[in-house]
Molecule: c-di-AMP riboswitch aptamer (ydaO/yuaA leader)
Organism: Paractinoplanes rishiriensis
RNA sequence: CCGGGGUCGCCGCCUAAUCGCCCGCUCCGGCGAGCCGGGGAACCACGUAUUACUUCCGGGGUGAAUCCGCACUAAUGCGGUAGGGAACUUCCGUCCCGAACCCGUCAGCUAACUCGGUCGGCGGCCGACGGAAGGAACA
Repeated sequence: CCGGGGUCGCCGCCUAAUCGCCCGCUCCGGCGAGCCGGGGAACCACGUAUUACUUCCGGGGUGAAUCCGCACUAAUGCGGUAGGGAACUUCCGUCCCGAACCCGUCAGCUAACUCGGUCGGCGGCCGACGGAAGGAACA
């Protein structure tokens, strides 16, 4: 000097997932605000009678994460796609994601009411993909 890693602090990103207070003080626990989700009237929606066929593989929720094609015995892989993200917003370009989990035979919407969640994963140290327009803040 270059490269990689760890720790602390700070600044940010995805996400609802932040902030304050109390208890405990090895761990554990609780309350509130903000934000987020589920259940839950009327109205509306759905449903209703008959016949035929097929099937038993129910149905539902959180989330952007759905659907299609090809290969394959399968697992899985490849390509695309609804949709989503990239640091104030929008537009254009470019890049990335396009998962996972939960309820347990049950739930349309839904005021009152009611029940829960507030995780986790990353980046940076003047850098947060590039350009344009607008705005905001500071001086």